Context: one part of a larger RNA
RNA sequence: CUGGGCGUAAAGCGCGCGUAGGUGGUCUGCUAAGUUCGGGGUGAAAUCUCCCGGCUCAACCGGGAGGGGUCUUCGAAUACUGGUGGACUUGAGGGCAGCAGAGGUAGGUGGAAUUCCGGGUGUAGUGGUGAAAUGCGUAGAUAUCCGGAGGAACACCAGUGGCGAAGGCGGCCUACUGGGCUGUACCUGACACUGAGGCGCGAAAGCGUGGGGAGCGAACCGGAUCAGAUACCCGGGUAGUCCACGCCCUAAACGGUGGCAACUAGGUGUGGGGGGGUAUCGACCCCCUCCGUGCCGCAGCUAACGCUUUAAGUUGCCCGCCUGGGAACUACGGCCGCAAGGUUAAAACUC
Numbered sequence: 001c002u003g004g005g006c007g008u009a010a011a012g013c014g015c016g017c018g019u020a021g022g023u024g025g026u027c028u029g030c031u032a033a034g035u036u037c038g039g040g041g042u043g044a045a046a047u048c049u050c051c052c053g054g055c056u057c058a059a060c061c062g063g064g065a066g067g068g069g070u071c072u073u074c075g076a077a078u079a080c081u082g083g084u085g086g087a088c089u090u091g092a093g094g095g096c097a098g099c100a101g102a103g104g105u106a107g108g109u110g111g112a113a114u115u116c117c118g119g120g121u122g123u124a125g126u127g128g129u130g131a132a133a134u135g136c137g138u139a140g141a142u143a144u145c146c147g148g149a150g151g152a153a154c155a156c157c158a159g160u161g162g163c164g165a166a167g168g169c170g171g172c173c174u175a176c177u178g179g180g181c182u183g184u185a186c187c188u189g190a191c192a193c194u195g196a197g198g199c200g201c202g203a204a205a206g207c208g209u210g211g212g213g214a215g216c217g218a219a220c221c222g223g224a225u226c227a228g229a230u231a232c233c234c235g236g237g238u239a240g241u242c243c244a245c246g247c248c249c250u251a252a253a254c255g256g257u258g259g260c261a262a263c264u265a266g267g268u269g270u271g272g273g274g275g276g277g278u279a280u281c282g283a284c285c286c287c288c289u290c291c292g293u294g295c296c297g298c299a300g301c302u303a304a305c306g307c308u309u310u311a312a313g314u315u316g317c318c319c320g321c322c323u324g325g326g327a328a329c330u331a332c333g334g335c336c337g338c339a340a341g342g343u344u345a346a347a348a349c350u351c
Base pairs, nucleotide, nucleotide: 003323004322005321006320007305008304012319014201015200016199017198021194022193023192025088026087027086028085029084030083031082033081034080035077036076037075038074039073040072041071048066049065050064051063052062053061054060091191092188093187094186095184096183097182098181099180103177104176105175106174107173108172109171110154115149116148117147118146119145120144121143125136126135162169163168206247207246208245209244210243211242215241216240220236221235222234223233258318259317260316261315262314263313266296267295268294269293270292271291272290273289274288275287276286277285300307301306324351325350326349333344334343335342336341
């Protein structure tokens, strides 16, 4: 060391690709490293266990027997693991034929609305609130009509709908492009799973340079409210929000549930595909099946709540993580960053 755990009690890395490593389908030959059995050697003394004996007993001491891991060698066995050779197709990958989709990137384009500008009509208010006021308006506002500019976001469709590994993705069109699903069973023949390090992606906010700026709006300034109000409400409003490129790398990055595989009652919706049936002009309808996504629910599990073929059930393999609360998502040091900071991560002390 061999423990018990990780939905909510401490604990699943935000997500992927993949290196080392760990693990690994079916049949068969050889091998005999692991494994098992037997023989030989070794396993000093003391110690330990049992028996006998000596000090009056015991401790202590003397004698005998036993046990014992590791190691070594020889021989044997070959089920399993490993090594090596051959074969296979169900795992995995590919081909072919189809299908759905806000998956990604780039370019283009459309209408509604807000705001602003110009012009017309028109006149005394408007706006805002619980009520108000600040604000805007006779230099003509609000309202209304026409025209123009510009930026951002895409109503309805829209759905416990879809797609994506996650973050996330929503007007329309085009180009380029990733993945998935179904059917077929034509090809390869275990090529697989996981994955310490590593590499990449990663909402919002934030940072750098340059653009852009309609609306919204941290900070900030006013008006209210209040005991006060550095808030909640109202009027303004700068960064920012948008674009390009480069950084940052965090989150209640959540299903608070790591990945892969197998097995274990059902019922009922819904999205995508295939097959079949009756029937029909056809759509519709019904049944089977694969993939996804919801709800309910048996067994089982759970401290309970609940989970329940999309498991938190029953198992296998691999990774990550936890080990009383606070101090502490901290200090110091390392690494990373332009900075903000991120990451790794204690102790004293205290309960």